[in-house]
RNA sequence: CUCUGACAAGGGCAAACCGCCGGCGACGGCGGGGCGCAAAGCCACGGGGUCUCGGUCUCGGACCGAGAUAGCCCAGCUGCCGGA
Numbered sequence: 001c002u003c004u005g006a007c008a009a010g011g012g013c014a015a016a017c018c019g020c021c022g023g024c025g026a027c028g029g030c031g032g033g034g035c036g037c038a039a040a041g042c043c044a045c046g047g048g049g050u051c052u053c054g055g056u057c058u059c060g061g062a063c064c065g066a067g068a069u070a071g072c073c074c075a076g077c078u079g080c081c082g083g084a
Stems, first nucleotide, its partner, number of pairs: 002084004012037002017032006035071001041077002046074003049069009
């Protein structure tokens, strides 16, 4: 440097649900909780998906605008330990 996560050590993160707070909403923050995660670290101004709000229309939907999601996927950036 590349590949890899079977075994080990020290640890890390934290789904559902509950409480408080913020938001019209998707959802977010903090605390509890622990389903899972080897990038569940960063990135939503790289691409796609899903969802929300508003508008328009030829209205089981489509389009436009503004948002949410990185624990939906791909790409990009960074990184601990073990093994080959």